[in-house]
RNA sequence: GAAGCAGGUAGAGGUGCGGUGAUGAAAAGUACCCGUUGCGCUAAUCCCCGACGGAUUGUAACGGUGAAAGGAUAAACCGCCGAAGGACAUAAGACAGUCGGAGCUUAUGUAUCUGGUUCUGUAUCGAACAGGUGCAGAAUUGUCAUCGGUCUUUAAGCAUCGGAUGGAGAGCUAUCGACAAU
Numbered sequence: 001g002a003a004g005c006a007g008g009u010a011g012a013g014g015u016g017c018g019g020u021g022a023u024g025a026a027a028a029g030u031a032c033c034c035g036u037u038g039c040g041c042u043a044a045u046c047c048c049c050g051a052c053g054g055a056u057u058g059u060a061a062c063g064g065u066g067a068a069a070g071g072a073u074a075a076a077c078c079g080c081c082g083a084a085g086g087a088c089a090u091a092a093g094a095c096a097g098u099c100g101g102a103g104c105u106u107a108u109g110u111a112u113c114u115g116g117u118u119c120u121g122u123a124u125c126g127a128a129c130a131g132g133u134g135c136a137g138a139a140u141u142g143u144c145a146u147c148g149g150u151c152u153u154u155a156a157g158c159a160u161c162g163g164a165u166g167g168a169g170a171g172c173u174a175u176c177g178a179c180a181a182u
Base pairs, nucleotide, nucleotide: 004179007176008175009174010173011172014081016080017079018078019077020076033064034063035062036061037060038059039058043057044056045055046054048101049100050099051098052097084114085113086112087110088109089108090107091106092105093104115141116140117139118138119137120136121135122134123133124132125131143167144166145165146164147163149161
């Protein structure tokens, strides 16, 4: 000096990611409550489900009054670029009595899955034709690899531009570089 490479630092993608969240919707003319009428105790109801235990009187129609929470939206602000999200495991919590289970919320762990975004379908969470999340497909976008083209050139290579195919963030780019080998 050339090629390799643990690791450090910095950086890019764009309707990019996460957090807090004013506001106005929706929930809903629903629940609760009040009145009238019908039916009901050999019945019926009370948790998301089951078992046990316990309690209660209800229920339907009509009329009157009439919410809230969880979920979502998102001006603005903050932190960021495995940003982050899902799955699984463990623990805790709120659920109207105890126990068990499902779901939800929170925390921790595991490279177990996903490059980002948008749309469609579907499953799931959800009161929900909202919205979130998973999966599949499509489009688009960034990046790298391979191939061939363009440009340049006598020719080739590098670089430029655009194309096809494929990969995945455990990636890519820049830089520093322990270490090992020659």
Molecule: Lysine riboswitch aptamer